This is a predicted structure of a 543-nucleotide part of an RNA (large-subunit ribosomal RNA, domain I) from an Oscillospiraceae bacterium. The full RNA is in RNAcentral, with records from ENA.

[in-house]
Context: one part of a larger RNA
RNA sequence: AGUGCAAGGGGAAUGCCUUGGCGCUGGGAGCCGACGAAGGACGCAGCGAUCUGCGAUAAGCCACGGGGAGCCGAAAGCAGGCAUCGAUCCGUGGGUUUCCGAAUGGGGCAACCCGGCUGGCGAAGAGCCAGUCAGCGUGCAGUGAAUACAUAGCUGCACGCGGGGAACCGCCUGAACUGAAACAUCUAAGUAGGGCGAGGAAAAGAAAUCAACAGAGAUUCCGCUAGUAGUGGCGAGCGAACGCGGAAAAGGCCAAACCAGGGGUAGUAAUAUCCCUGGGGUUCGGACGGCAGAAUGCAUCAGCAAGUUUUAGCCGAAGCGCAUGGGACGGCGCACCAGAGAGAGUGAGAGUCUCGUAGGCGAAAAGAUGAGCUGGCAGGCCGUAUCCAGAGUACCGCCGGUCACGUGGAACCCGGUGGGAACAUGGGGGGACCAUCCUCCAAGCCUAAAUACUACCCAGCGACCGAUAGUGAACCAGUACUGUGAAGGAACGGUGAAAAGAACCCCGGGAGGGGAGUGAAAAGAACCUGAAACCUUGCACUU
Repeated sequence: AGUGCAAGGGGAAUGCCUUGGCGCUGGGAGCCGACGAAGGACGCAGCGAUCUGCGAUAAGCCACGGGGAGCCGAAAGCAGGCAUCGAUCCGUGGGUUUCCGAAUGGGGCAACCCGGCUGGCGAAGAGCCAGUCAGCGUGCAGUGAAUACAUAGCUGCACGCGGGGAACCGCCUGAACUGAAACAUCUAAGUAGGGCGAGGAAAAGAAAUCAACAGAGAUUCCGCUAGUAGUGGCGAGCGAACGCGGAAAAGGCCAAACCAGGGGUAGUAAUAUCCCUGGGGUUCGGACGGCAGAAUGCAUCAGCAAGUUUUAGCCGAAGCGCAUGGGACGGCGCACCAGAGAGAGUGAGAGUCUCGUAGGCGAAAAGAUGAGCUGGCAGGCCGUAUCCAGAGUACCGCCGGUCACGUGGAACCCGGUGGGAACAUGGGGGGACCAUCCUCCAAGCCUAAAUACUACCCAGCGACCGAUAGUGAACCAGUACUGUGAAGGAACGGUGAAAAGAACCCCGGGAGGGGAGUGAAAAGAACCUGAAACCUUGCACUU
C1' cells in the first nucleotide's frame, strides 16, 4: 500500500410525516378612492430586535350583542397587573387614524422642506395647535377690457373628475416567428403587444330584420344545421346562414306635427321667422275631428313590509372491566348509541374520551334580498282630408376596411374623398341590375335575465405533490443576494407523549468529555430513520 472482516467517523440519500402547495366543484361576494384608496414610511409594549396588531387615544378607546374562566399576541422570562361587579376572546356599529402616496397650499432627491388666511395658546411680531388654501370640466351668479352693445378674461358658489383593481368586457392601434414542406397574395391573427374607457358584469338589443307567397317576430348564450353552402397562389387554409331544439325572456323614451307661456331678430306696425320652457306624441303611427272616461300594467322614483339570508354563537346520543405495555385507541370479556360508523385529536389502531358529525336552535347592531301594500307614473275606440314622422343624411363615383366571401357577377355594413336626393302617391331591403310581388321604416336614445371572469369569502372534493416534489416561497420570500436600471432571484421542515432540555460531582480557560439523573428509548438540542462516496482504527492475509 492492497484485499477481506469488524467497529467508528463523515454525509444526508431512503422510509415515514405535513403546517404548505396544485387542480377542481358548489355557493357567496364583486368594485375601492378627495369623507384621501391601493400600497408604503416612521412610530406605538415597563423591560421589545423581528413578525403580527395598532396610530401621538398607537398589541389599543367607546357602545351594543355573543361567551363563561381565565387573561396581559407569536414568545419563554423578570416585574407588575386585570377578571363571576363577567375580564381575555368573538361579532356589529362608532371614535382615533402621524407622514408619504391620485397627493391636491408651494417646493421636493416619496415618507422631507417652506408658506398664506381664520381662530386658539402665548409677554410676543417667536413658536406651537386646529381648520382651510391644487387643477380641470359643467351649471348658475356677479363683475368686466381692447371696443359703443357685446365678448374674452376675472371672481364666487354648487356638483363632478383625477388614482388603484386578478381575470373577464368595449373601443382605438396592431406585429413577427410560424404554416404554405422555399416565398410575395394568403396564414399565424385582428392573435401577442401598446393606448383609452366601463362595470359587477361589459357589450348587444326592440327590425329601414329574416323569410319566400307559408310565415316568423329585440338582443345574448348553448346544441344542431355543418366542416355543409361557399371562399381560397381554388394551395396551405378559412368557413357561414336559413331553419330546428334549448337557456332566459320585456319592452320603453325622445325629435317633429299641435297647444300654452316667455324671449330674440326684421319692420313704425300688422306680420314673418327663430329660440327656450311646459303639455302633447312615438309605428298597434301620431297630430287633428268625434265618442268614452275605465279595465289594466310598472324595469323608473319614494316609503312601508310578512319573510328569507350574511356577519358572533348554542344544544347535540352512547363504555366499562381485565391483562400486556412507558402509554390502550390494539387484545380478551360483557354492554350501549345511531336522523350521528364524515373527519381530526388524544402517550399505539376510539361510533360511545375531546373537538366535532346527523339533526335542531339563535342577533341588540349593520348589510343583502324580498311576496305584497301605499303614493307616484303609464294607460282607450272610430275616422277621412290636411299636417308631422331624425339631411350634407340616404344614395352615386373613386379609394380602403369589414362581412366565412382574397374584386369577384359582390349585394349588405363601416370609413375617407368628391358630388348629392325623395318626403308616406315617399323611402330601404329581398347577394350585380330591372320589373312584379313580399317585407320593413334609416339617418335620436335607454333597457333586466339567460353569458364571461375570480383578486376576495365559505363549504367540499382529488387513481394531485409530499421538502431536489408541490407555488419562486411549508422555514419572517419576492426575502438574502446579483444588476446603474428594467429585471433576475435562491437555500434552509422533523428531539420527545411530555422539556421531564440533563440538578449535582469530576477533567478542562473554554469547547468538549466522564459519571450521576430524566426518559419507553438519548432520541441530548450539530437532536426521527441515518444508505453511498470519502476518512480512521483493530485483526487477518498478500506484496
It matches the Rfam family "Bacterial large subunit ribosomal RNA".